[in-house]
């Protein structure tokens, strides 16, 4: 020191709701506000969901563009050190 692991200790994010802002939306940002999380810190890279919506006269279909990491996988990096 570094790898499984995850007790204790110190901390540490903030779900659902609410208000107030942006966005056509999905969904973000701030303030309350605690459901849970050992990576619930950060990448849109693979899958998977969600908005939008061209090509068509309608439905149907769904090219582009978009959102989500607290959906799972994967990649960087980080506190602590009991069995």
């Nucleotide at each position: 020191u570094u790898u499984c692991c995850g007790a204790a200790a110190a901390g540490g994010u903030a779900a659902a709701c609410u208000c107030u802002g942006g966005g056509u939306a999905a969904c973000c940002a701030g303030a309350g506000g605690g459901c849970a999380c050992a990576a619930a810190a950060c990448c849109a890279c693979g899958g998977g969901u969600c908005c939008u919506g061209a090509a068509u006269g309608a439905a149907g279909c769904g090219a582009g563009g978009g959102a989500c990491c607290g959906c799972c996988g994967g990649g960087u990096u980080g506190c602590c050190g009991a069995a």